[in-house]
A computed fold for a 536-nucleotide part of an RNA from a metagenome, annotated as small-subunit ribosomal RNA, 5' domain. The full RNA is in RNAcentral, with records from SILVA. It matches the Rfam family "Bacterial small subunit ribosomal RNA".

Context: one part of a larger RNA
RNA sequence: GAAUUAACGCUGGUGGCGUGCAUAACACAUGCAAGUCGAACGAGAAUUAUAAUUUUCAAGUCUUCGGAUGAGAAAAUUAUGAGGAUAGUGGCAAACGGGUGAGUAAUACGUAGGUAAUCUACCUUUAAGUGGGGGAUAACUAAGCGAAAGCUUAGCUAAUACCCCAUAUGACCACGAUCUGGAUACAGAUUGAGGUAAAAGAUUUAUCGCUUAAAGAGGAGCCUGCGGUCUAUCAGCUAGUUGGUGAGGUAAUGGCUCACCAAGGCUACGACGGAUAUCCGGCCUGAAAGGGUGAACGGACACAUUGGAACUGAGACACGGUCCAGACUCCUACGGGAGGCAGCAGUGGGGAAUAUUGCGCAAUGGGGGCAACCCUGACGCAGCGACGCCAUGUGAAGGAUGAAGGUCUUAGGAUUGUAAACUUCUGUUAAGCGGGAAUAAGGUCUAGUUUACUAGACUUGACGGUACCGCUAGAGAAAGUACCGGCUAACUCCGUGCCAGCAGCCGCGGUAAUACGGAGGGUGCAAGCGUUAUUC
Numbered sequence: 001g002a003a004u005u006a007a008c009g010c011u012g013g014u015g016g017c018g019u020g021c022a023u024a025a026c027a028c029a030u031g032c033a034a035g036u037c038g039a040a041c042g043a044g045a046a047u048u049a050u051a052a053u054u055u056u057c058a059a060g061u062c063u064u065c066g067g068a069u070g071a072g073a074a075a076a077u078u079a080u081g082a083g084g085a086u087a088g089u090g091g092c093a094a095a096c097g098g099g100u101g102a103g104u105a106a107u108a109c110g111u112a113g114g115u116a117a118u119c120u121a122c123c124u125u126u127a128a129g130u131g132g133g134g135g136a137u138a139a140c141u142a143a144g145c146g147a148a149a150g151c152u153u154a155g156c157u158a159a160u161a162c163c164c165c166a167u168a169u170g171a172c173c174a175c176g177a178u179c180u181g182g183a184u185a186c187a188g189a190u191u192g193a194g195g196u197a198a199a200a201g202a203u204u205u206a207u208c209g210c211u212u213a214a215a216g217a218g219g220a221g222c223c224u225g226c227g228g229u230c231u232a233u234c235a236g237c238u239a240g241u242u243g244g245u246g247a248g249g250u251a252a253u254g255g256c257u258c259a260c261c262a263a264g265g266c267u268a269c270g271a272c273g274g275a276u277a278u279c280c281g282g283c284c285u286g287a288a289a290g291g292g293u294g295a296a297c298g299g300a301c302a303c304a305u306u307g308g309a310a311c312u313g314a315g316a317c318a319c320g321g322u323c324c325a326g327a328c329u330c331c332u333a334c335g336g337g338a339g340g341c342a343g344c345a346g347u348g349g350g351g352a353a354u355a356u357u358g359c360g361c362a363a364u365g366g367g368g369g370c371a372a373c374c375c376u377g378a379c380g381c382a383g384c385g386a387c388g389c390c391a392u393g394u395g396a397a398g399g400a401u402g403a404a405g406g407u408c409u410u411a412g413g414a415u416u417g418u419a420a421a422c423u424u425c426u427g428u429u430a431a432g433c434g435g436g437a438a439u440a441a442g443g444u445c446u447a448g449u450u451u452a453c454u455a456g457a458c459u460u461g462a463c464g465g466u467a468c469c470g471c472u473a474g475a476g477a478a479a480g481u482a483c484c485g486g487c488u489a490a491c492u493c494c495g496u497g498c499c500a501g502c503a504g505c506c507g508c509g510g511u512a513a514u515a516c517g518g519a520g521g522g523u524g525c526a527a528g529c530g531u532u533a534u535u536c
Stems, first nucleotide, its partner, number of pairs: 001536004006532005013392006019385002021350001026348003030345003035092003040089002043086001047082011060069003099303003109227007118220003123216008131165004140155006171196003175192007201208003229275003236266003241263008278300004282293004305326005328339004356382001358381003364378001365376004395425004405416004429477001431472005442459007480525005485506003491520005501508002
């Protein structure tokens, strides 16, 4: 000098864009953060339509004045529809998105490869198919237990839930044949005769689905080479250890696991141990080499109160799933239960220190759905903080009798100083008033022959009455901070008297201190300035 997720002191006009728990991976009140599909399925509350029955009231008509009849109205019940809250079965999603960096020095990451050792839901393309049948179960009803959480028994019912049969382009399994290729196990193509396994329907009738197979895209698993910390006051380490045979297991290779056999394997080119640490693209600095660093943004990994485990599934050994154990917190009728903010806000605590319990799904993206649409603390916005960067303002021109006041003085004057006053202007920003967006693509309806496409009508904006534009008045509302002995730009007076104090280094202060404190003046930077800490 440059830089920082900075903090502290003094000060503080406006706007834009960024950015904001680095410490306790400490504990968490409250709300929200993952649902959706009725075009898979049965049930179905409120409400409502119609019909019937019963009860009550009742215009009118008749009347022997006792009453009779009675259009119609209200209420209740039942039946048939409409309706669709709500929970349930089922499908897909929930493995993404969001957070954090505890662990990890290599089961990680980066880079270059391999997979002839592999898997892949949704999506795209291609080929073939979608036939027949069956038994349950939740919801619900009834009974019961429990304080609750919740649970048990009996009965009823549906499906794109579950099961069986048929069919088999191709697939898979075992046995063959021919050809081609390869580094081994082997791979690919053609072919023979066997064996095994499939499906689901819905609706607005045009679509969406379902099954099998092949290919693609995107994703994932596994393996190999190389690379990036400190420590020898850590020198020897290792029995599933190293290799083989066989078996099991996995989507798949493999001591991954097991039985048997052999005795190997690593190591001063640093094994083993210890300490520290997520890694990278990048970021900071520097002319570069290099050094430091890993906030924000992007990629990968790991974790989700601590430890362990599997289930479901294409995919998890799963942050807002399950089970077990531990610690902690809460409820309890003491028998037993409930919970997990390193999601977004927010609270306590720790700390020098880090924000709102905000608005919206309008846009982008994601999940579900044929769609309309629903959900989305992702995201888009707003709020707070000079935390950073950038922009801009705090006025401009004229104005000497060089006013007054201050300071210094050799008492003449010098300086503050064109500075002010004063005159003439301007109108940025702020204030007030008026107008007022773009970001919108889509969606619905109608018509044109359905899709596609075209035309018309209607309609969708959180930010926001914001940005922006115009007008009004008025210099009015807007400057500080550090330093002035040398390094280092900037000097005098007074006070103090080795005291009080200053200080980055050298060093100042003991009676004339440009170094302490105050004042005047000056210098630097400026909505900031200075200090502290850290890096080059």